[in-house]
Overview:
The part of an RNA shown here (large-subunit ribosomal RNA, domain IV) has 357 nucleotides and comes from a marine metagenome. The coordinates come from a structure-prediction model, not an experiment, and the mean pLDDT is 87. Rfam family: Bacterial large subunit ribosomal RNA.
Context: one part of a larger RNA
RNA sequence: CUCUGGUGAAGGAACUAGGCAAAAUGGUACCGUAACUUCGGGAGAAGGUACGCCCUCAUUACGUGAAGAGACUUGCUCUCAGAGCGGAAGAGGGUCGAAGAUACCAGUUAGCUGCGACUGUUUACUAAAAACAUAGCACUCUGCAAACAUGAAAGUGGACGUAUAGGGUGUGACGCCUGCCCGGUGCCGGAAGGUUAAUUGACUGGGUUAGCCCUUUUGGGCGAAGCUCAUGAUCGAAGCCCCGGUGAACGGCGGCCGUAACUAUAACGGUCCUAAGGUAGCGAAAUUCCUUGUCGGGUAAGUUCCGACCUGCACGAAUGGCGUAACGACGGCUAAGCUGUCUCCACCAGAGACUCA
Numbered sequence: 001c002u003c004u005g006g007u008g009a010a011g012g013a014a015c016u017a018g019g020c021a022a023a024a025u026g027g028u029a030c031c032g033u034a035a036c037u038u039c040g041g042g043a044g045a046a047g048g049u050a051c052g053c054c055c056u057c058a059u060u061a062c063g064u065g066a067a068g069a070g071a072c073u074u075g076c077u078c079u080c081a082g083a084g085c086g087g088a089a090g091a092g093g094g095u096c097g098a099a100g101a102u103a104c105c106a107g108u109u110a111g112c113u114g115c116g117a118c119u120g121u122u123u124a125c126u127a128a129a130a131a132c133a134u135a136g137c138a139c140u141c142u143g144c145a146a147a148c149a150u151g152a153a154a155g156u157g158g159a160c161g162u163a164u165a166g167g168g169u170g171u172g173a174c175g176c177c178u179g180c181c182c183g184g185u186g187c188c189g190g191a192a193g194g195u196u197a198a199u200u201g202a203c204u205g206g207g208u209u210a211g212c213c214c215u216u217u218u219g220g221g222c223g224a225a226g227c228u229c230a231u232g233a234u235c236g237a238a239g240c241c242c243c244g245g246u247g248a249a250c251g252g253c254g255g256c257c258g259u260a261a262c263u264a265u266a267a268c269g270g271u272c273c274u275a276a277g278g279u280a281g282c283g284a285a286a287u288u289c290c291u292u293g294u295c296g297g298g299u300a301a302g303u304u305c306c307g308a309c310c311u312g313c314a315c316g317a318a319u320g321g322c323g324u325a326a327c328g329a330c331g332g333c334u335a336a337g338c339u340g341u342c343u344c345c346a347c348c349a350g351a352g353a354c355u356c357a
Base pairs, nucleotide, nucleotide: 001352002351003350004349005348006347007346008345010343011342014341019338027051028050029049030048031047036041038173052095053094054093055092056091057090062086063085064084068080069079070078071077072075096100108336109335110334111333112332113331114330115328116327120132121131136171137170138169139168140167141166142165148157149156150155174323175322176321177320179253180252181251184250185249186246187245188244189243190242193241194240195239204230205229206228207227208226211222212221213220214219254272255271256270257269258268281315282312293309294308295307296306297305
């Protein structure tokens, strides 16, 4: 010096990213216990008092019920009385120590606030959380050989269930609520019109040639039927176009200018654009760039914290909004107690390292 323990004057978080670590609290009985609250809680809230041993009351209360006695209905009966043993809780008195829950064991507490309702789940081996789940809520699909899933299929799950059931999606207890937009995309409905596949194969054209005509000729021309190549009129569903609906479907929710008898501001007006221009509530927020915004509180001093303001760069209503008792090995801030975290280190015990043998 390192590690594991122990003690410490005065101070007591001044340490530090942060009270990390340590210290402190700790049991039982009794007293007492706030805001808030979903009336269950909060709560062991907080905060106090008592606690050993001996004697007496005292053969304590109470429990157990030996032997005995009596009664008859003679029984594993009933009644009386009660030995011995066990034995709280309490009252009074005394006594020892610094200390009586004496060791081990054995809650620190309180206040404000964010997030998530809660118990639960998770990155086996760096993340336990505000992430996931959850009960509850809503939308949507599904009439049973269900939807859906799995499987080339048979089949199986769903379910030996049947819409108070099952699947999918979103939200996430509870309370108060959940505004406007259907133009785009999706979904649902409609069927008049437009477009449209396979199919059907009208018409037309080409090739081939029985035959006919011309011809001096190896030739030239016309050309039915059949076969064949091409063209594709007509017929033709869903879909798409089209017409409606639908937001707890995917999503979206404006700009400029002027105006009041100080100033400032603008209830008011004008104008452009849009499918519609953000309602309630909240707001420098887990969201605020400018920003350590401004004001108030707390501190001697506060980029954090709490309460307000609203100028919301870029909150906002089940991609839920705002509250909320209880809960949390969650995040931020504060206080009391406590302490070697620190001012500032010292010593003790043990184990190493190190030196020598």
Source information: The full RNA is in RNAcentral, with records from SILVA.